This is a predicted structure of a 342-nucleotide part of an RNA (small-subunit ribosomal RNA, central domain) from an uncultured bacterium.
Its Rfam family is "Bacterial small subunit ribosomal RNA".
The RNAcentral record of the full RNA draws on ENA and SILVA.
[in-house]
Context: one part of a larger RNA
C1' cells in the first nucleotide's frame, strides 16, 4: 500500500464550529462529444514471453505463422459522468403570522446567609473531635438585640425539563443581539453536502498588568493520630477563587459513538407549536420488532440497510519521550521518531 476497522473489550471520531481549494451532488429537455463504448488505419524493431502448428528418436534447442496492452490519426454511437443553453420545484433559502427558552453581551436593582465593625443586654466559658489538643475568651468571648460595611453565590420554583455548535448557561428588570420551532402559503430556482490547509470559539487550573478579597482554600504553620504521618481529622491560613483587559489552548473537552441524506415494526412518558378532535411536525427520555454485535448491548436520537465527504488506527514497552520545527512571557502546547527490548 491493499485489506480490515474506530461505543466498551481492543489500537483508532479531531473539543466544537465557520469555511476557501478539493471531492460528491435533485427532476426533466435540447446541443455538443471531453470522459465512455465501438470500427478502421498507423505504430508496437529483432530476439524473447503467451497460446497454436511444425523439425531434430524425446527434451532442452530450432523453425513458421499469430496475438495483446498502450499511443497517434480518421469515423460512428449518445445511455451514463462532465460541458453549454433554456427550464422545473420535492433539496436549500427568503418573505408573512405566531411561539418557547438558565442562548449571548452590558447596565441597574433585590432578599436570605456567612464574616467583620459599632452599641446594648449578659457571664464563664466557647469552639472542635472517635476522644482530644492547638485556637478564641474576664482587655468580657460564645449567645442575643439593633444599626452599619463588604464580597461572593442566587434557596424554594427545578423537572427523567429548557437553551446553546461545543465549552457551557439558573435571583429580578431593562437595553442590544443570535439561533430554533410551528402554521399558512407568496417568492428565488439546486443557490446543496462535506471539507486538507486557514480562521474563530473553547471548562478548570495556570500566566501578565491593575483592582477586589466575605466565605472557601493548594502552599505553609500549629494540634492530634501513628512505629513513622511530609496524609486522612482539627485550629489557623497565603496564592487562587471574583472583576477588567491580554495570554494559555488543554480535560474521562464523554453519548468514550464525525457531519449530512435516504430507507427499515410498534408502545409509552414528556417539552414546544398547530388542530374541536383523531392526529401532524420539531425536540427530549424509556421499553422493545427486524437487523446488527464476540458479548454487553444498539435499535427512526442506530451501534440496522445504503450513499457522499473528512478525521483517525495497524502488537506491548521504549514514548506522547528524544531531536528538529512552529506557537507561548512562562508553564508548556502542537507536530513526532529510532536504537533496544518483548
Nucleotide at each position: 500500500u491493499u485489506g480490515g476497522g474506530c461505543g466498551u473489550a481492543a489500537a483508532a471520531g479531531a473539543g466544537u464550529g465557520a469555511g476557501c481549494a478539493g471531492g460528491c451532488g435533485g427532476c426533466a429537455u435540447g446541443a455538443a462529444a471531453a470522459g465512455u463504448u465501438u470500427g478502421a488505419a498507423g505504430u508496437g524493431a529483432a530476439a524473447g514471453c503467451g497460446g497454436g502448428g511444425g523439425g531434430c528418436u524425446u527434451a532442452a534447442c530450432c523453425c513458421c505463422a499469430u496475438a495483446c496492452a498502450g499511443c497517434u490519426u480518421c469515423g460512428a454511437a449518445a445511455a451514463c459522468u462532465g460541458u453549454c443553453a433554456a427550464g422545473c420545484u420535492a433539496g436549500a433559502g427568503u418573505g408573512c403570522g405566531g411561539g418557547a427558552g438558565a442562548g449571548g453581551u452590558a447596565a441597574a436593582c433585590g432578599g436570605a446567609a456567612c464574616u467583620c465593625c459599632a452599641u446594648g443586654u449578659g457571664u464563664a466559658g466557647c469552639g472542635g473531635u472517635g476522644a482530644a489538643a492547638u485556637g478564641c475568651g474576664u482587655a468580657g468571648a460564645u449567645a442575643u438585640a439593633u444599626g452599619g460595611a463588604a464580597g461572593a453565590a442566587c434557596a424554594c420554583c427545578a423537572g427523567u425539563g429548557g437553551c446553546g455548535a461545543a465549552g457551557g448557561c439558573g435571583g429580578u428588570u431593562u437595553a442590544c443581539u443570535a439561533g430554533c420551532c410551528c402554521g399558512a402559503u407568496a417568492c428565488u430556482g439546486a443557490c446543496g453536502c462535506u471539507c486538507a490547509g486557514u480562521c474563530a470559539c473553547g471548562a478548570a487550573a495556570g500566566c501578565g498588568u491593575g483592582g477586589g478579597g466575605a466565605g472557601c482554600a493548594a502552599a505553609u504553620a500549629g494540634g492530634a493520630u501513628u512505629a513513622g504521618a511530609u496524609a486522612c481529622c482539627c485550629u489557623a491560613g497565603u496564592a487562587g477563587u471574583c472583576c477588567a483587559c491580554g495570554c494559555c489552548g488543554u480535560a474521562a473537552a464523554c453519548g468514550a459513538u464525525g457531519a449530512c441524506a435516504a430507507c427499515u415494526a410498534a408502545a409509552u412518558a414528556u417539552u414546544g407549536c398547530a388542530g374541536u378532535g383523531a392526529u401532524g411536525c420539531a425536540g427530549u427520555g424509556u421499553u422493545g420488532a427486524a437487523g446488527c454485535u464476540a458479548a454487553c448491548g444498539c435499535a427512526u436520537u442506530a451501534a440496522g440497510u445504503u450513499g457522499u465527504c473528512c478525521g483517525c488506527c495497524u502488537g506491548g514497552g521504549g514514548a506522547g519521550u528524544a531531536c528538529g520545527g512552529u506557537c507561548g512571557c512562562a508553564a508548556g502546547a502542537c507536530u513526532g521518531a529510532a536504537a533496544c527490548u518483548u